[in-house]
This record gives sequence, structure tokens and C1' cells, in this order.
RNA sequence: GGGGCAGUGGCGAAAUGGUAUACGCGGGAGACUUAAAAUCUCCUAUCCGUAAGGAUGUGCGGGUUCGAGUCCCGCCUGCCCCA
Repeated sequence: GGGGCAGUGGCGAAAUGGUAUACGCGGGAGACUUAAAAUCUCCUAUCCGUAAGGAUGUGCGGGUUCGAGUCCCGCCUGCCCCA
């Protein structure tokens, strides 16, 4: 230099153009207990909000589309192959 694969919450990851973060781990709150463990329930991307709710977000910047994590173009980072 050329080609390929990958990048999503705190972590492992799901979603193969149609509600992003399912499910699990971890964490928080509560129930139970004399107390704890275990178990059960609820919450847990980010920001705003007392809440209801709203806005934003899948490495970065654009594009296609009614609609993009997913398709197209460029770039960044990591890994693999070729030279």
C1' cells in the first nucleotide's frame, strides 16, 4: 500500500430496513429475617423533570428511505490476510 472482519449501556451481548439496549451479570431500592445469606418484587443508556413525561443516542461525518445499529460513500481505531 491492497483486501477482509469488528466498534451498541458499567460488563457479556440481542435486534438480518419497522417500539434500540431483549436476556444474563453487576449495581440500587423494597419485601422476608432478631440480623444476614438465599429467595421474591421493582428500577438500572445519557440528559432534563418531584412525577407523569420529554429530548438525544448504536465509533465519527455525510447520503438513501415514510422509517437505518442494519443499506451506500468518506474517515478514525483495533484485529486478521496479502504484498

The RNA shown here (transfer RNA) has 83 nucleotides and comes from a Myxococcales bacterium.